[in-house]
Context: one part of a larger RNA
RNA sequence: CUGGGCGUAAAGCGCACGUAGGCGGAUACUUAAGUUGGGUGUGAAAUCCCCGGGCUUAACCUGGGAAUUGCAUUCAAAACUGAGUGACUAGAGUAUGGUAGAGGAAAGUAGAAUUCCUGGUGUAGCGGUGAAAUGCGUAGAUAUCAGGAGGAACAUCAGUGGCGAAGGCGACUUACUGGACUAAUACUGACACUGAGGUGUGAAAGCGUGGGGAGCAAACAGGAUUAGAUACCCUGGUAGUCCACGACGUAAACGAUGUCAACUAGCCGUUGGGGGUCUUAGACCUUUAGUGGCGCAGCUAAUGCAUUAAGUUGACCGCCUGGGGAGUACGGCCGCAAGGCUAAAACUC
Numbered sequence: 001c002u003g004g005g006c007g008u009a010a011a012g013c014g015c016a017c018g019u020a021g022g023c024g025g026a027u028a029c030u031u032a033a034g035u036u037g038g039g040u041g042u043g044a045a046a047u048c049c050c051c052g053g054g055c056u057u058a059a060c061c062u063g064g065g066a067a068u069u070g071c072a073u074u075c076a077a078a079a080c081u082g083a084g085u086g087a088c089u090a091g092a093g094u095a096u097g098g099u100a101g102a103g104g105a106a107a108g109u110a111g112a113a114u115u116c117c118u119g120g121u122g123u124a125g126c127g128g129u130g131a132a133a134u135g136c137g138u139a140g141a142u143a144u145c146a147g148g149a150g151g152a153a154c155a156u157c158a159g160u161g162g163c164g165a166a167g168g169c170g171a172c173u174u175a176c177u178g179g180a181c182u183a184a185u186a187c188u189g190a191c192a193c194u195g196a197g198g199u200g201u202g203a204a205a206g207c208g209u210g211g212g213g214a215g216c217a218a219a220c221a222g223g224a225u226u227a228g229a230u231a232c233c234c235u236g237g238u239a240g241u242c243c244a245c246g247a248c249g250u251a252a253a254c255g256a257u258g259u260c261a262a263c264u265a266g267c268c269g270u271u272g273g274g275g276g277u278c279u280u281a282g283a284c285c286u287u288u289a290g291u292g293g294c295g296c297a298g299c300u301a302a303u304g305c306a307u308u309a310a311g312u313u314g315a316c317c318g319c320c321u322g323g324g325g326a327g328u329a330c331g332g333c334c335g336c337a338a339g340g341c342u343a344a345a346a347c348u349c
Stems, first nucleotide, its partner, number of pairs: 004320003007303002012317001014201004021194002025088001027086005033081002035077008049065006091191001092188004096183004103177002106174004115149007125136002162169002207246005215241002220236004258316006266294013298305002322349003331342004
């Protein structure tokens, strides 16, 4: 270097955009870099191989040939790849009209509930548990009624429903904004795919500064339980959870399944469009983009996957190579820190 792999055995970067690179639709002409063929020169000798010769043979020595698969140059070919020019529309994209949606970010508003405060009614308990106790309550609690404050979350609708690249997104209204799908035309004319580095984004927790703080609740305190109980249960309760700005950059970041494209039996749902038939509502048929359940071929070690592939292929990237040591040490880069990224070896089985 080739060969084997990556759902679950080791192995798909959390996700996207994109530079270099790789790779790339159909057509005509040109070119001749790659490619193919021929010629010439060179490719030292020895060695190896073939045919001979010489030592009685052999080893050895020696003559000739072949080979030296290469390089340079020249002549030619033009199918394929490349390059150039022109023209194309099936990939990709743009314009126009519609559709659905918790897609994003900002401002404002509402109602239910918890808690607290004030006032009224009212009296001895409330709360909690397996049972209790700590706790709250005659300084009037719990319960109930009225008013007020404040913060957080948005019941029902709600759905293997929807949207988003992923993380994720759920009250309502407003203006701003990204994407998708769809119908019919018009336009651009390969502008495409992937993507080392790079850039951006990225749950929760934790961090910095300043706010906010109702409920919940690490830590902590007390009560129980227990042989003990640094727990499970109970009563409290601080960071935090919330907001703004910044920083962190990790997750079982999962479909444990990289992205894109093509092809390969069917059946039953569901969401958003389009078309058609029937008697409007509605039903049925069909097509397309998602999203589910089964199932054939095929694949698989099995499990299972099965047009949303783990099937059959192509393009490009990432990653794996026995367990432990170890995702650790050292070094480097990043970070306020916590730590992150990159990443061994000795030794041992």
Notes
A computed fold for a 349-nucleotide part of an RNA from an uncultured prokaryote, annotated as small-subunit ribosomal RNA, central domain. Its mean pLDDT, the model's own confidence on a scale to 100, is 88. The full RNA is in RNAcentral, with records from ENA.